[in-house]
RNA sequence: AGAGUUUGAUCCUGGCUCAGAACGAACGUUGGCGAGAUGUUUUAAGCAUGCAAGUCGAGCGGUAGAUGGUGCUUGCACCAUUGAGAGCGGCGAACGGGUGAGUAACACGUAGGUUAUCUGCCUUACAGACUGGGAUAGCCACUGGAAACAGUGAUUAAUACCGGAUAUUGUCGAAAGAUGAAAGGUGCGUUUGCACCACUGUAAGAUGAGCCUGCGUUCUAUUAGCUUGUUGGUGGGGUAAUGGCCUACCAAGGCGAUGAUAGAUAGCCGACCUGAGAGGGUGAUCGGCCACAUUGGGACUGAGACACGGCCCAGACUCCUACGGGAGGCAGCAGCUAAGAAUAUUCCGCAAUGGGCGAAAGCCUGACGGAGCAAUCUCGCGUGAGUGAUGAAGGCCUUCGGGUUGUAAAACUCUUUCGGCAGGGAAGAAUUAAUUAAAUGGAAAUGAUUUAAUGAUGACUGUACCUGCAUAAGAAGGACCGGCUAAUUACGUGCCAGCAGCCGCGGUAAUACGUAGGGUCCAAACGUUGUUCGGAAUCAUUGGGCGUAAAGGGUACGUAGGCGGCCAAAUAAGUUAGUUGUGAAAACUCGAGGCUUAACCUCGAGCCUGCAAUUAAAACUGCUUGGCUAGAGUCAUUUAUAGAGGUAGUAGGAAUUCCUAGUGUAGGAGUGAAAUCUGUAGAUAUUAGGAGGAACACCAAUGGCGAAGGCAAGCUACUGGGUAAUGACUGACGCUAAUGUACGAAAGCCAGGGGAGCGAAUGGGAUUAGAGACCCCAGUAGUCCUGGCCGUAAACGCUGCAUACUAGUUUUAUGGGUAUAUGUUUUAUCCGUGGAACGUAGCUAACGCGUUAAGUAUGCCGCCUGGGGAGUAUGCACGCAAGUGUGAAACUCAAAGGAAUUGACGGGGGCUCGCACAAGCGGUGGAGCAUGUGGUUUAAUUCGAUGAUACGCGAAAAACCUUACCUAGGCUUGAACGUGUAGUGACAGCUGGUGAAAGUCAGUUUCCCUUCGGGGCACUAUACGAGGUGCUGCAUGGCUGUCGUCAGCUCGUGUUGUGAAAUGUUGGGUUAAGUCCCGCAACGAGCGCAACCCCUAUCCUAUGUUGCUAGCUACUUCGGUAGAAGGACUCUUAGGAGACUGCCCUGGUUAACGGGGAGGAAGGCGGGGAUGACGUCAAGUCCUCAUGGCCCUUAUGUCUAGGGCUACACACGUGCUACAAUGGAGAGUACAAAGGGCAGCAAGACCGCGAGGUUUAGCAAAUCCCAAAAAACUCUUCUCAGUUCGGAUUGGAGUCUGCAACUCGACUCCAUGAAGUUGGAAUCGCUAGUAAUCACAGAUCAGCAUGCUGUGGUGAAUACGUUCUCGAGCCUUGUACACACCGCCCGUCACACCACCCGAGUUAGGAAUACCCGAAGUCGCUGUACCAACCGCAAGGAGGAAAGUGCCGAAGGUGUUUUUGGUAAGGAGGGUGAAGUCGUAACAAGGCG
Repeated sequence: AGAGUUUGAUCCUGGCUCAGAACGAACGUUGGCGAGAUGUUUUAAGCAUGCAAGUCGAGCGGUAGAUGGUGCUUGCACCAUUGAGAGCGGCGAACGGGUGAGUAACACGUAGGUUAUCUGCCUUACAGACUGGGAUAGCCACUGGAAACAGUGAUUAAUACCGGAUAUUGUCGAAAGAUGAAAGGUGCGUUUGCACCACUGUAAGAUGAGCCUGCGUUCUAUUAGCUUGUUGGUGGGGUAAUGGCCUACCAAGGCGAUGAUAGAUAGCCGACCUGAGAGGGUGAUCGGCCACAUUGGGACUGAGACACGGCCCAGACUCCUACGGGAGGCAGCAGCUAAGAAUAUUCCGCAAUGGGCGAAAGCCUGACGGAGCAAUCUCGCGUGAGUGAUGAAGGCCUUCGGGUUGUAAAACUCUUUCGGCAGGGAAGAAUUAAUUAAAUGGAAAUGAUUUAAUGAUGACUGUACCUGCAUAAGAAGGACCGGCUAAUUACGUGCCAGCAGCCGCGGUAAUACGUAGGGUCCAAACGUUGUUCGGAAUCAUUGGGCGUAAAGGGUACGUAGGCGGCCAAAUAAGUUAGUUGUGAAAACUCGAGGCUUAACCUCGAGCCUGCAAUUAAAACUGCUUGGCUAGAGUCAUUUAUAGAGGUAGUAGGAAUUCCUAGUGUAGGAGUGAAAUCUGUAGAUAUUAGGAGGAACACCAAUGGCGAAGGCAAGCUACUGGGUAAUGACUGACGCUAAUGUACGAAAGCCAGGGGAGCGAAUGGGAUUAGAGACCCCAGUAGUCCUGGCCGUAAACGCUGCAUACUAGUUUUAUGGGUAUAUGUUUUAUCCGUGGAACGUAGCUAACGCGUUAAGUAUGCCGCCUGGGGAGUAUGCACGCAAGUGUGAAACUCAAAGGAAUUGACGGGGGCUCGCACAAGCGGUGGAGCAUGUGGUUUAAUUCGAUGAUACGCGAAAAACCUUACCUAGGCUUGAACGUGUAGUGACAGCUGGUGAAAGUCAGUUUCCCUUCGGGGCACUAUACGAGGUGCUGCAUGGCUGUCGUCAGCUCGUGUUGUGAAAUGUUGGGUUAAGUCCCGCAACGAGCGCAACCCCUAUCCUAUGUUGCUAGCUACUUCGGUAGAAGGACUCUUAGGAGACUGCCCUGGUUAACGGGGAGGAAGGCGGGGAUGACGUCAAGUCCUCAUGGCCCUUAUGUCUAGGGCUACACACGUGCUACAAUGGAGAGUACAAAGGGCAGCAAGACCGCGAGGUUUAGCAAAUCCCAAAAAACUCUUCUCAGUUCGGAUUGGAGUCUGCAACUCGACUCCAUGAAGUUGGAAUCGCUAGUAAUCACAGAUCAGCAUGCUGUGGUGAAUACGUUCUCGAGCCUUGUACACACCGCCCGUCACACCACCCGAGUUAGGAAUACCCGAAGUCGCUGUACCAACCGCAAGGAGGAAAGUGCCGAAGGUGUUUUUGGUAAGGAGGGUGAAGUCGUAACAAGGCG
């Protein structure tokens, strides 16, 4: 410090997620030791048991008991000493300890105030402590009660209680004056005293507490008004003390958008966690403060409480009970129950520290010190160290070579921390008490004070630590290994099981699941979960944004608020600096020190960023004062000026419609085409007249005006704002703008008018599968006017307002100045105010903006924080309603989005091409047959190919074989093949039995070569390999189809862009072509195109047999044949020539190139072939072959026989033959090319009607044969018929091939003679030697072609042209597509699940208020049949108490209001779900923008 994730890729916006740290944690697996910490976060739920606050006999009376003594009656009495428990009294119990329920508050923090206060114990100072009195508990006796406890009588003490005296700087009071205390005890010495402790008053201090104030202190405005003791005053009361704290009266105030009131939540802080910091979160342990003690109320005592282990009352709960009544309060320490994911021992000790009491010893102390439990956290240590390569064995992987685990182990040497055993053994302990000595003090003495010495006491604990002994001996796991993120292989599984923090893995080769080997990271821990901060600049003060991503309010005016021009003076609030106080300690940081180290602890320093006080400064801001004119504004020149600015009135022409009248006749209207509609009752058309309403052509524009909405014929009136010029005046009067007010299109609403045209709804006609639409015919609200409401729009420049600054160019509207010229207009230029188009810098994610900023800055306002849910629900406000404003959450997703890029696509555009259409010719689709496919059937009908790009395809030959399928019978290292070892010399063959054959059984037979070593061949046995047309073409190679012989596809360097990418390759021309030329931030290059290759068309040269024959000879049936000879010709095979826009004219950019012409066999790539770029279709093929993986191994291998692939209701493709006269039949006659031939082609002859048979000349071929070419041509016949067309089908008889033609071959002959009379929708091929038509040959092959591949013969028609169909190329445009339009995607309905809303009701809380009742208790009043202290002789008084009563008053009750939650029949929408239904709304002009 970043990373992953939206996309085909990119940049941006934006969310989600991860890596870090932390924890009072929990869970899972594992677990050696020690030190230091921490340990009910949940239920302020309930608690058994024990303990947690007592102490003082030196305050008091004194008992039981004990000891000693005396007396004797011998078990009693007395005396002395001592003295538990209880009681009176004092002090403490208000501390310490716990918890966080309540509390949003002077509760807390911080800084102050208290002249408005108190303060026990402690310290200091002064003064005092005199003199009296009456009770009471205990004890005793009696009584009541189950108990708790209570009552009566008698008696007693005090440091208990009460008088009197005294009285300072006390209190009250102006003063006079009045009033106000006390207690003793112990020790020492004795003489009246002294000392100490305690006591009283006063004044101070210290400590602690009370009260008051400034500032700070969570969320909600879907809480906006709250308040009657309320705000203030006066009198009184009350308190330690101020105060409405309380009360009576008076006044009507007080608080609040700087957030009152209400609601929700919460103890606050030092600090802790995190963070670079600013911040954010938290408030465990430790420390400070507060609050509470079962719930609510109350007071008493006291220095202090309204009191955790006190009291009274009320409520709930628990317990005891004799039913009458009582007792209790763990949020003290342990512990229990329940709850919960979850949190410990009913331990030891007062040895230390601290506290209470005491003179002290001491007692008490669950505070505290310790131990125990828990890996809960932090820190430390160990589980061994060295050497050790046959790199052991085993495991795992493997390309079988090896690699890895791995110096790891073993083995050898060494060490012994920790743990174990044994032994030793601290510190924590001192200013204790006491004793001794000395000193101080005092008249003297005393632990009264000081110093020194001696000096008991340890819970932890026989602990820390040390020493010895033995032995490597007792001590390692967890998570992870697809990316983020360090670390991979095998097997298993097969969208299953499972994983997952995000992206995502798993559908048969999973580095992602499970296991194993290996590796990585941590380590007594490791992971997971939860929470907080960080990363997140993702609430942005530091430090964000708002044209299009979320986001500028519809516009203006203006209140509060915020901000504010120039020059001075004064001030000192802000500001700055210094000083002082405070900011507790602990924590944190730094430096030291102590535990073996560290954590931890101790010391010192810093820090504590704050607040307050004070001193000073005066620049800036503020306040005050005085001025200025540049901002802002006013007036004058009755200055000038533009304008659809507004309101009201007046009135104009064109057009539509309607009415009346005329002319006139059959249609009109409407559409893609129609129909509804209208018209013979006279329309449309046309002429004239009239009525009525609405809107204003041309001018007109990138124009003008207005704040916006908006404003358009003319004229009149009233009226708002702007601009320019000159001058004068005011003197900062300004900018912005929450709340507010006004305006605010269209639609809509209310009332009244108006209504021509248009026109939601509605009706009809069409279209359509449907058409609730688009189109058409009608047509109501409405549109118009007046008045009132509504208050919203893509109210948009999707751009808030104001001010200043920052290059220019062009243009336009409207003012003014100057110059030339001048009567005006015009022109040029300058200064303003507005409207536009480009563009520099700059900005921007890009697009773009760019003096009218989206640039640079300032001020103020509004708004945003992932998508959906949702602008929804609910509440409130407004509205007549419609609705508007404000405006969530649950839940759900990992995206949603912006701009730009490359493609693809479009019922977008432009240019261009192609038998693509058109123009033609011939077909298919109808018939019969052939063939292939689907389907069906079957034991099997083997398998593959399936739009174009499968279907006469793989298959250039299924009777057996082929053959892969089925049935049946056999074989198992195998039918074929390789290697090794051993053996045999045969095996095979032949014969016979059996069998469908394969096979099996029996018999018979006994190899070759040799260099003599052996080898070959064959068989048997054995071992290892086999074999598979089994699966996966979606694991592959190779090969192939297709787009497409279309003209494209790319790269290097450079340049542009943040980037994906672009440029080049686009543009202007041209071409068959990215072919070429020109231009150009491109320059070059590659694969394609073309050319080079082959065939063909012309010529030349060479060659001359088997080919050829012009001329020669011979023969002839006059067709020709033969011979010698020849190379002329044809031809063969080689090599050349030729064609290149080369020449001319013309067009074109002096180009490329096009048009025409000449010459030429051929003319503009002459014709044809081969040749197939980058890639697309997971296209096809594992059944040609090869091959990974998987599967079978007496079978999915292999052999054999028979069957099947040939089935047959049907559907489709491709063909053949036809339907006839351009024909059929018969007869005659002519002309090819290219091929093939020895298991072959076969002449000729003979036989057969024929297929063919018999026989054999020739030929391994330019020689012989197949071989007849056919259509054509000539003649004859048929005469339009289901025929002399057509030939299917069937019967019979044959031929050929072949072991074998039944399933299942071809052909021949005779006979039979079906459908079919030119083919619906639709659809195919072809542009010239082509279509059409005619035959010939070949491969395969024993036989079998209508198929396929070649060959030649005859030989057309048409192309205006590119609008349309299909396909393609380039450019451009739009896009929500990228699996790329066979795309994407919307809504209803149906089903399942989830959360939420409404809801008749029902239920549980909270709050408020009125009334009733009214405990305890303080206070007030009364106070009788009550009472020791004082007064009084007494009566009685003073004073006190009981009792009664009044106010207040908790809980409770009744009624009302409000609010929150639970639950609910039913209802509504939302979200999510695998392939459900219906349509197709959006994205392209998305087919109606």